A computed fold for a 408-nucleotide RNA from Roseovarius sp., annotated as Bacterial RNase P class A. Its mean pLDDT, the model's own confidence on a scale to 100, is 75. Its Rfam family is "Bacterial RNase P class A". Its Rfam clan is "RNaseP clan". The family's RNA type in Rfam is ribozyme. It is recorded under the gene name rnpB.
RNA sequence: GCGGAGGGCCGGAUGGCCGCGACACCCCGGUAACGGGGUGGCGAGGAAAGUCCGGACUCCACAAGACGACGGUGCCGGGUAACGCCCGGCCGGGGCAACCCGAGGGAAAGCGCCACAGAAAACAGACCGCCCCGGUUACGACCGUGGCAAGGGUGAAACGGUGGGGUAAGAGCCCACCGCGGGACGGGUAACCGGACCGGCACGGCAAGCCCCACCGGGAGCAAUGCCGAAUAGGGACCGCGCGCGGGGGCAGGUCGGGCAACCGAUACCGCCCGCAGGCCACGUCUUGGCCCGGCGGUCCGGGUAGGCAGCUAGAGGCGCGCGGGCAACCGCGCGUCGAGACGAAUGGUCAUCCGAAGGGGGCAGGCGCCCCCGGGACAGAAUCCGGCUUACAGGCCCUCCGCGCGC
Numbered sequence: 001g002c003g004g005a006g007g008g009c010c011g012g013a014u015g016g017c018c019g020c021g022a023c024a025c026c027c028c029g030g031u032a033a034c035g036g037g038g039u040g041g042c043g044a045g046g047a048a049a050g051u052c053c054g055g056a057c058u059c060c061a062c063a064a065g066a067c068g069a070c071g072g073u074g075c076c077g078g079g080u081a082a083c084g085c086c087c088g089g090c091c092g093g094g095g096c097a098a099c100c101c102g103a104g105g106g107a108a109a110g111c112g113c114c115a116c117a118g119a120a121a122a123c124a125g126a127c128c129g130c131c132c133c134g135g136u137u138a139c140g141a142c143c144g145u146g147g148c149a150a151g152g153g154u155g156a157a158a159c160g161g162u163g164g165g166g167u168a169a170g171a172g173c174c175c176a177c178c179g180c181g182g183g184a185c186g187g188g189u190a191a192c193c194g195g196a197c198c199g200g201c202a203c204g205g206c207a208a209g210c211c212c213c214a215c216c217g218g219g220a221g222c223a224a225u226g227c228c229g230a231a232u233a234g235g236g237a238c239c240g241c242g243c244g245c246g247g248g249g250g251c252a253g254g255u256c257g258g259g260c261a262a263c264c265g266a267u268a269c270c271g272c273c274c275g276c277a278g279g280c281c282a283c284g285u286c287u288u289g290g291c292c293c294g295g296c297g298g299u300c301c302g303g304g305u306a307g308g309c310a311g312c313u314a315g316a317g318g319c320g321c322g323c324g325g326g327c328a329a330c331c332g333c334g335c336g337u338c339g340a341g342a343c344g345a346a347u348g349g350u351c352a353u354c355c356g357a358a359g360g361g362g363g364c365a366g367g368c369g370c371c372c373c374c375g376g377g378a379c380a381g382a383a384u385c386c387g388g389c390u391u392a393c394a395g396g397c398c399c400u401c402c403g404c405g406c407g408c
Stems, first nucleotide, its partner, number of pairs: 001404010012354007020043002023040007045379001049390002052388005057221004070217005075089005090104001091102004105212002110210002112206003127152002129148003133144004160178006179201001180199003185194003225310004235301007242293001243294001244276005254267005278292004317338009355377001359374006
């Protein structure tokens, strides 16, 4: 210098002015609730997002234990409040390497499946092929009974591989090495690693198919939950009035519509007059009283809704520095510092100065380049709160490591 691997950080900066949100204090008005004004510090993120895991908190359900069902997790050790997260390690795979990837328990408990191709895909099987014997022969070969699986061919995978011996041809049939199975013993907390010796090979793959094993798991969620609680409508209790029906008359008091108004138009709702008047307790009538029933008016009670308050933000807290333990994740101690809590949902606008990659234009320098102008700031946005994971993201900065080339 070129190419690559891993990790960390920033996410425009500073100031002025005008606003918005909650809070504290002061002043003014008010008995108070509250209203108005002023001052002060504070007011989005690394993901506030997806709502995928794990918790805190709240309500509901539930004697305890064992077993079962369902769901989840799944190499080993550690971290953590907990986790499916993180760290360290093991094994397998990829890469020259730094490093990366892995749903990574069990296939000798059982069931199931293994496409296409191929003779055969699981207690093997024989298409081409090889060999002995018998027969036929036109001497090329063919047929039959057997013995094989070395070679060819198919496939992701073919019942150990390579070499030698052996044989009619072959075959762990025999031998050596490799693989495989068992394995005394040794190392490691463990996963696992090494392995004397033994075995002639028996045990194909898939559990992201059922299943088996081990471990974990009640349900719903801040629209949780608790408190206060109107107006209107509806429910209940008590009190008062039988409040009604029919007919007539008036022509506008009321109501409705129009008009600025005076006023105009419509209407029998009410007012006026007459007659008759709730049901039962009582043989009939009247008075009085009681009960029932409908309506109207009044007083009171209780539930719900709107709305308000709490939950609500100080915590398994964040950040900085130092010390200690640990390879690390992380843990402990000390000091300092920070602080949104809205709900029709605030966190914004504007101006000035500065920073800003690619790209475009101009000038200088004919080397790397330098200067000026234009352009240009992503993803996104709290809603009970924490720990993770995942996804989105303009541009930039820093650290460590690997390979190759060159120079000294």